[in-house]
RNA sequence: GCCGGAGUGGUGGAAUUGGUAUACACGCACGACUCAAAAUCGUGUGGCGCAAGCCUUGAGGGUUCAAGUCCCUCCUCCGGCA
Numbered sequence: 001g002c003c004g005g006a007g008u009g010g011u012g013g014a015a016u017u018g019g020u021a022u023a024c025a026c027g028c029a030c031g032a033c034u035c036a037a038a039a040u041c042g043u044g045u046g047g048c049g050c051a052a053g054c055c056u057u058g059a060g061g062g063u064u065c066a067a068g069u070c071c072c073u074c075c076u077c078c079g080g081c082a
Base pairs, nucleotide, nucleotide: 001081002080003079004078005077006076007075010026011025012024019065027045028044029043030042031041032040046055047054048053058074059073060072061071062070
């Protein structure tokens, strides 16, 4: 230099055809149980905001009524070729 793959909450990781983003698990918070703790169980948990609401899929553009998903450029990581 060329080709291919990946990037989503605090972490891992779903979202199959463009149509409710963050299912599920871990973690965390509070509670139950216990003399106390661990384990287990229950409820809650993307961010901002008192709320209404607004924002969020590596970054920036584009297409579309609608984009994590399609197109373009760039960044980072992994693999292959030279």